[in-house]
A computed fold for a 73-nucleotide RNA from a Candidatus Peregrinibacteria bacterium, annotated as transfer RNA. Lineage of the source: Bacteria > Bacteria candidate phyla > Candidatus Peregrinibacteriota. Its mean pLDDT, the model's own confidence on a scale to 100, is 82. Rfam family: tRNA. Rfam classes the family as a transfer RNA.

RNA sequence: GGGGCAUUAGCUCAGCUGGUAGAGCGCCUCGUUUGCACCGAGGAGGUCAAGAGUUCGAGUCUCUUAUGCUCCA
Numbered sequence: 001g002g003g004g005c006a007u008u009a010g011c012u013c014a015g016c017u018g019g020u021a022g023a024g025c026g027c028c029u030c031g032u033u034u035g036c037a038c039c040g041a042g043g044a045g046g047u048c049a050a051g052a053g054u055u056c057g058a059g060u061c062u063c064u065u066a067u068g069c070u071c072c073a
Stems, first nucleotide, its partner, number of pairs: 001072007010025004019056001027043005049065005
């Protein structure tokens, strides 16, 4: 220098054929307990890496950029 893959909640990851963003763990509150844990109920937390384009509508399609991993030279 060139090719490929990944980037979504605090962490690990889903999200199908474009149609209002989810799970597990963690966190908070309540119940339970003498107390803690477990368990049960509820809740908070996301500019979907950044920018632009296409579209009535983009996490999803296209382009550029950034970071990480990997392959070739």